[in-house]
Context: one part of a larger RNA
Molecule: large-subunit ribosomal RNA, domain VI
Organism: Kiritimatiellia bacterium
RNA sequence: CGCAGGAUUUUUGAGGAGAACAUUCCCUAGUACGAGAGGACCGGGAAUGACGCACCUCUGGUGUUCCAGUUGUCACGCCAGUGGCAUCGCUGGGUAGCUAUGUGCGGAACGGAUAAGCGCUGAAAGCAUCUAAGCGCCAAGCCUCCUCCAAGACAAGAAAUCCCUCUCCGCAAGGAGCUCAAGGCAGGUUGUAGACUACGACCUUGAUAGGUUGGAGGUGUAAGCGGUGCGAGCCGUUAAGCUGACCAAUACUAAUCCGCCGUGAGG
Numbered sequence: 001c002g003c004a005g006g007a008u009u010u011u012u013g014a015g016g017a018g019a020a021c022a023u024u025c026c027c028u029a030g031u032a033c034g035a036g037a038g039g040a041c042c043g044g045g046a047a048u049g050a051c052g053c054a055c056c057u058c059u060g061g062u063g064u065u066c067c068a069g070u071u072g073u074c075a076c077g078c079c080a081g082u083g084g085c086a087u088c089g090c091u092g093g094g095u096a097g098c099u100a101u102g103u104g105c106g107g108a109a110c111g112g113a114u115a116a117g118c119g120c121u122g123a124a125a126g127c128a129u130c131u132a133a134g135c136g137c138c139a140a141g142c143c144u145c146c147u148c149c150a151a152g153a154c155a156a157g158a159a160a161u162c163c164c165u166c167u168c169c170g171c172a173a174g175g176a177g178c179u180c181a182a183g184g185c186a187g188g189u190u191g192u193a194g195a196c197u198a199c200g201a202c203c204u205u206g207a208u209a210g211g212u213u214g215g216a217g218g219u220g221u222a223a224g225c226g227g228u229g230c231g232a233g234c235c236g237u238u239a240a241g242c243u244g245a246c247c248a249a250u251a252c253u254a255a256u257c258c259g260c261c262g263u264g265a266g267g
Base pairs, nucleotide, nucleotide: 001152005163006162007161008160009159010158011157015149016148017147018146021049022048023047024046025045026044027043033038051106052105053104054103055102059100060099061098062097066093067092068091069090070089071086072085073084074083075082076081111143112142117137118136119135120134164266166177167176168175169174178264183261184260185259187203188202189201190200191199208254209253210252211250212249213248214247215246217243218242219241224237225236226235227234228233
């Protein structure tokens, strides 16, 4: 820009993309078959591998500062307690998120038309013949079925809902005034959304983010004080203290006030 008024939401599916795998074991059955050795079709069941998609409850990884320990050194006057630097100084753990080696799921089944092949009826050609007319069966393959995208599918589809129902002048062209809706954009607080954009939530009639409070999870018993020991230290207060992303509650802080587009019934 188009889709012949504007808008919001939900859809149909032309078309396109993806997927399509394989193996083992058990039962049927040591049956059919076979002298024996051996050993099925058909049918049913249970697993596994690789691959793919999704997810983080479990098992783990990471988790650049969440907790603790600790070395050297410097600083806060000293002790104590802390902080800086040394790869995050090193080490032991670890929430959310992300993740695989972890977890869940998938390939199917039915159907349609067929290939090779197997047939029925059947002439040409009194017979025969699956074929010439006609009618069947049959493959991991084809078309569907399954998942995803999809009306710029210009043949531009469908449904529901919402919005606009002016005045005056003029022969006309047009001009003046009034009104500008539904909805959208912009702006802000932001997100398990994200390179940007886009997408989603919220904007005081408010829990959108931060803070605060409570909780979960993590770490593992803080500091101070008291006791005890010559002392390093230990014990009690104390399952303590601290705590990023997690879950809630709560307007304390910030989402302020404005603005712009979009019209008047539709060639």